[in-house]
This is a predicted complex of two RNAs, RNase P RNA and transfer RNA, with 463 nucleotides together. Rfam match: Bacterial RNase P class A. Rfam links the family to the GO terms tRNA processing, ribonuclease P activity and dimeric ribonuclease P complex.

RNA sequence: GGAGAAGGCUGGGCAGUCGCUUUCCCUUCGGGAAAGAGGAAAGUCCGAACACCAUAGGGCAGCGGGCCGGAUAACGUCCGGGCACUCGGAGCGAUCCGGGUGACGACAAGUGCAACAGAGAACAGACCAGCCCGAAAGGGUAAUGGGUGAAACGGUGAGGUAAGAGCUCACCGGCGCGUAUGGCAACAUAUGCGGCCAGGCAAACUCCUCGCGGUGCAAGACCAAAUAGGGAAACGCGUUUACCGGGCGGCUCGUUCGGUGUCCGGUUUCGACCGGCCGCAGUUUCCGGGUAGGUCGCUCGAGCCGUUUGGCGACAAACGGCCUAGAUGAAUGAUUGCCGUUCGCUUCGGCGAAUACAAAACUCGGCUUACAGGCCUUCUCCAAUG
RNA sequence: GGCUGGGUAGCUCAGCUGGUUAGAGCACAGGAUUCAUAACCCUGAGGUCGGGAGUUCAAGUCUCCCCCCCGCCACCA
Numbered sequence: 001g002g003a004g005a006a007g008g009c010u011g012g013g014c015a016g017u018c019g020c021u022u023u024c025c026c027u028u029c030g031g032g033a034a035a036g037a038g039g040a041a042a043g044u045c046c047g048a049a050c051a052c053c054a055u056a057g058g059g060c061a062g063c064g065g066g067c068c069g070g071a072u073a074a075c076g077u078c079c080g081g082g083c084a085c086u087c088g089g090a091g092c093g094a095u096c097c098g099g100g101u102g103a104c105g106a107c108a109a110g111u112g113c114a115a116c117a118g119a120g121a122a123c124a125g126a127c128c129a130g131c132c133c134g135a136a137a138g139g140g141u142a143a144u145g146g147g148u149g150a151a152a153c154g155g156u157g158a159g160g161u162a163a164g165a166g167c168u169c170a171c172c173g174g175c176g177c178g179u180a181u182g183g184c185a186a187c188a189u190a191u192g193c194g195g196c197c198a199g200g201c202a203a204a205c206u207c208c209u210c211g212c213g214g215u216g217c218a219a220g221a222c223c224a225a226a227u228a229g230g231g232a233a234a235c236g237c238g239u240u241u242a243c244c245g246g247g248c249g250g251c252u253c254g255u256u257c258g259g260u261g262u263c264c265g266g267u268u269u270c271g272a273c274c275g276g277c278c279g280c281a282g283u284u285u286c287c288g289g290g291u292a293g294g295u296c297g298c299u300c301g302a303g304c305c306g307u308u309u310g311g312c313g314a315c316a317a318a319c320g321g322c323c324u325a326g327a328u329g330a331a332u333g334a335u336u337g338c339c340g341u342u343c344g345c346u347u348c349g350g351c352g353a354a355u356a357c358a359a360a361a362c363u364c365g366g367c368u369u370a371c372a373g374g375c376c377u378u379c380u381c382c383a384a385u386g
Numbered sequence: 387g388g389c390u391g392g393g394u395a396g397c398u399c400a401g402c403u404g405g406u407u408a409g410a411g412c413a414c415a416g417g418a419u420u421c422a423u424a425a426c427c428c429u430g431a432g433g434u435c436g437g438g439a440g441u442u443c444a445a446g447u448c449u450c451c452c453c454c455c456c457g458c459c460a461c462c463a
Stems, first nucleotide, its partner, number of pairs: 001382010012339007020036007038357001042368002045366004050216004062212005067081005082104001083102008105207002110205002112201002127146003130141004154172006173197002175194008220296004230287006236280003242260008261277001263276005303322008340355006387459003391455003396412004405443001414430004436452005
């Protein structure tokens, strides 16, 4: 210097003109001033805050988290550590160093699953070759090799045996249990015992342990129009109409009587009046609920910036400074000039084009996803030079 | 803004307790039948199971992340 991997930061700049939203000021009703998107505002995947509803306490069911310790308001997030896997380097090797990844409790509690192939797929099995017995047929052996499969039930050697097999023994490997040491712990190291050799899958049921009431700002609170409807009071009316039953005339109508209040009680000069019950498509007034609409919730908050201190770190504390969008058919826009970056053309004067992902909607802490270009840090490789 | 359900052949749907080659009806193509057409009958083609990762020996199916589509929401009764 180039390439790659991982991580962090940034996300065009300065002015002019015309508009928009919010707040404030002057007030001549028209002006002026200030502020005005993001690291993801996105997906709505987790956790909270807040609000309403439900709720004695506990359990079952259901859903979710899952190595250990810490951080935090909380978390499935973050930090540190352990273990496993993997890549690179060093070393004869044991091993060590560095980077990356991990939904990382338990399959040695129980149940279940494993297609096809294969002789046999979970306390299995014998297809071919082999070994042994046998005259042969056949039988034994259960692994020495082959073959199948994703996966075939420790390895080497010796003993043993008809031939064999952890059948037995020695060493090695694995697993489980115990002890000691180090560590808060996960775990590591050393050692003893047990032939125990126990395979895989829990993003299969399940077991263990821990957590969880539900709904979400269209939560919810307040003010409250017109019209309609509900309730109450006062006044007025008790008629007309209508309906039911019977009779007569008539033939699909008319007439008449009775009833549905021609109510009950009292007074009376018999005209009526007073009080009460009931009814009303009437008038007036009042009350309460909801709707339209408006206000609040709404942005000063687990806030941001800086310094110092503590801590390996996530982070915390102290001090100082700052106020930084709150819209609601929904503002944050349009345009001009200069500069920056990239690309193309060039008569080297310039000219032209492009300039990421994407945009608040109650608010925070995270995760995930999208993202042109630029800057920084660490590691690896290559090349050159010393 | 918040919250559900779904995506499988050209269309409508099964399959979803992981397993051999993902099926059914309609539609399409060819054959047969018919004088000819339709229906009936026979045969066939057509699927990267919305996309990408992971778990597993093995994924349409289980888990996670994206994309797309349908639906619901205030108040009173």